[in-house]
Context: one part of a larger RNA
């Protein structure tokens, strides 16, 4: 000097990105227990007291004929110790917010999460030799199942809801029409020949699906405007005009896991707060199953605050063990 432990005056998070680490707490009995809530919870909430030994009193239970023995409770009196759940073992607690409903799953060896899954919801395909999948095939799975079933895809408990756009792309439907391949068709033309022929080419016309075309469909992929003016101070604009669009963002939320300007402005908390909470709305660039907004419970999740607690710190010290080092 290092590692692992033990202890520490006064202070008590001043440390630090951050209470990381450590400390506190811990058991049983009695009392007591808030908001909120899906009425189950929250809850061991929080918080308080007691716990060792001796004595007598008193209630019950079991055994016994009885004497009594064993056991369990209640209140009362006293005793000792620094310490009575005496060691070991053994929750710190509370408040607010974000995300995800939950228990689960995951990057074996740097990520455990807000990611995945999930019950629930929707759309869509599939009538059975099913759709779908593997295979060249035979065949097999699906399934010894049969639409309350099976496949695909999106969303993700629950509550309240889920607006407008079908112009583009996709999908579905459409006995007309347009286009159109092979094929059918052969008018006509060329080569050759004495001829018959052989051969090359070939216009009309008839020809599927597809595409065009006509409709439907957004819990399909997706999309959801601009400028100008206007009210008895000012400001603002319920109102009007105009251009464009398939339609111009509804409800709800909003400086947000989304806000650039930005440490926005106001309020709260602090002596002092780029974080946090509540508002405002000027949403650079929220928004409704690529779900929107809430939400009790839950979380080795993330953010902020408080109590308790402490060597994290002010500011370090001592001790124990093992190393390193020096000497032998």
């Nucleotide at each position: 000097c290092g590692a692992u432990g033990u202890u520490g005056a006064a202070g008590g998070a001043a440390c630090u990105c951050g209470g990381c680490a450590a400390a506190u707490u811990a058991c049983a009995u009695g009392c007591g227990u808030a908001a909120c809530u899906u009425c189950g919870g929250g809850a061991u909430a929080a918080g308080c007291a007691u716990g060792c030994c001796c004595c007598a009193u008193u209630g019950g239970a079991a055994g016994g004929c009885a004497a009594c023995u064993u056991u369990u409770g209640a209140g009362g009196g006293g005793g000792g110790g620094c310490a009575c759940a005496a060691a070991c073992c053994u929750g710190g607690g509370g408040g607010u917010g974000g995300c995800g409903a939950c228990u689960g799953u995951u990057u074996a060896c740097c990520a455990a999460a807000a990611a995945c899954a999930c019950a629930g919801g929707g759309c869509u395909c599939u009538g059975c030799g099913a759709a779908g999948a593997u295979g060249c095939a035979a065949a097999u799975c699906g399934a010894c199942g049969u639409a309350u079933a099976g496949g695909g895809u999106c969303u993700g408990a629950c509550g309240c809801c889920u607006g407008c756009c079908c112009g583009g792309u996709g999908c579905c439907g459409g006995a007309a029409g347009a286009u159109u391949a092979a094929g059918a068709g052969g008018a006509g033309g060329g080569g050759u020949u004495a001829a018959c022929g052989c051969u090359c080419u070939g216009a009309a016309u008839c020809g599927a699906a597809g595409u065009c075309c006509c409709g439907g469909u957004a819990a399909a992929c997706g999309g959801c405007g601009g400028c100008c003016g206007u009210a008895a101070c000012u400001a603002u604009a319920a109102c009007g005009g105009u251009c464009c669009u398939a339609a111009g963002g509804u409800a709800g939320c909003g400086a947000a896991a989304u806000u650039c300007c930005u440490u926005g402005u106001c309020g709260g908390g602090u002596a002092a707060g780029u974080u946090c909470c509540g508002a405002c709305c000027u949403g650079c660039a929220c928004g409704a199953a690529u779900g929107g907004c809430g939400u009790a419970a839950c979380g080795a999740u993330c953010u902020c605050c408080c109590c308790a607690c402490u060597g994290u710190c002010u500011c370090c010290a001592a001790c124990a063990u093992c190393g390193a080092c020096u000497c032998a």

Large-subunit ribosomal RNA, domain IV from an Alphaproteobacteria bacterium, 328 nucleotides, folded computationally. Its Rfam family is "Bacterial large subunit ribosomal RNA". The full RNA is in RNAcentral, with records from ENA.